[in-house]
RNA sequence: GCAGAGUAGAUAAGAUGCGUUAAGUGUUAAAGGAUGGGAAGUUGCCUUUAAACGAAAACGAAAGUUGCGGUAUCUUAUUGCGUCCGCUGU
Numbered sequence: 001g002c003a004g005a006g007u008a009g010a011u012a013a014g015a016u017g018c019g020u021u022a023a024g025u026g027u028u029a030a031a032g033g034a035u036g037g038g039a040a041g042u043u044g045c046c047u048u049u050a051a052a053c054g055a056a057a058a059c060g061a062a063a064g065u066u067g068c069g070g071u072a073u074c075u076u077a078u079u080g081c082g083u084c085c086g087c088u089g090u
Stems, first nucleotide, its partner, number of pairs: 001090004009079009018069003027051007037085003041081001057066003
């Protein structure tokens, strides 16, 4: 010099749950936090508080089953740092 890997996350599938007596998700505002190994940092992400909005149930004698939710977690696959330095290969 050339090539490459790795973050936070995103999407899909599977598994196990939760809710369906409405929590969760999503929206807005404020505060805080974590974000390739290091530095600063954007998009994005997370938490808390507040506000507005807001849902799909069906079957069964029962056990339960099938659904539904921009639902939670985990696994797998795909994808995934703009700058400087670092790392790996050559």